A computed fold for a 73-nucleotide RNA from a Myxococcales bacterium, annotated as transfer RNA.
The prediction has a mean pLDDT of 82.
It matches the Rfam family "tRNA". By type it is a transfer RNA. Rfam's curators write: Transfer RNA (tRNA) molecules are approximately 80 nucleotides in length.
The organism belongs to Myxococcales, within Bacteria.
It was read from a public genome assembly.
This record gives sequence, C1' cells and structure tokens, in this order.
RNA sequence: GGUCCUGUAACUCAGUUGGUAGAGUGCCACCCUUACAAGGUGGAGGUCGCAAGUUCGAGUCUUGCCGGGACCA
Repeated sequence: GGUCCUGUAACUCAGUUGGUAGAGUGCCACCCUUACAAGGUGGAGGUCGCAAGUUCGAGUCUUGCCGGGACCA
C1' cells in the first nucleotide's frame, strides 16, 4: 500500500424486510435478612465511531474519514 471483518449502555453482546433501540453483568433505590451474601421488584444510564448521501423514514443501504483486527504484498 491492497483486500476483508469489526465499532450499539460502564463491560460483554443481540437487533429478523429499513418502521418506538434491547439483554446479561455492573450501578442506584426498595423488599427480604439480626446483619452480610444470595434472591425478588423497580429505576437511572445511548451523538448506534465521525461526516455526508439515498429514503416519507437509516443502528440497518451507499460513499469518505477515524479506531481495532486478520490476510496478502
């Protein structure tokens, strides 16, 4: 330098035909307990890497850039 994969909550990851962004863990509050752990209920937490394009509508499609990874040279 080229090709391909990848980027979504603090972490690990889903997201089906383009149609209201989710789960587990963690965090906070409450319940339970003499207390702690475990367990239960509820809650907070998002620039879907950045920008542009297509579309009535984009996490999803297209292009450029940035980060990470693999392969080739």